RNA sequence: CACCUAUCCAGAGCAGCUGAGAGACCUGGCUCAUCGACGCUGCAGCAACCCCCCGGUGUUCGGGUGCGGGUGCUAACGCCAGGACCGAUGGAGG
Repeated sequence: CACCUAUCCAGAGCAGCUGAGAGACCUGGCUCAUCGACGCUGCAGCAACCCCCCGGUGUUCGGGUGCGGGUGCUAACGCCAGGACCGAUGGAGG
């Protein structure tokens, strides 16, 4: 990077830095934001996809734990409606 696959109405915030836009893209709406949003870093937390543990097993399925390892996530349903070769995250193989 392309393909395959699962999930996306539950849950979880403080500090420092920065300084004007942000909520992926288009249209419309709505919301957040100089009472500092978005982003970055640190710490904390949430969750349970993979590792892990138990049962069963042909693949795979069901259950458990959050001490630990790899990710992820921590305004609003992926903010809402419509659109689009939509997007994001995990996993497997290449």
This is a predicted structure of a 94-nucleotide RNA (SAM riboswitch aptamer (S box leader)) from Segeticoccus rhizosphaerae.
The sequence was found by an Rfam model in a public genome assembly.
Its mean pLDDT, the model's own confidence on a scale to 100, is 85.
Its Rfam family is "SAM riboswitch aptamer (S box leader)". Its family is annotated with regulation of gene expression in the Gene Ontology.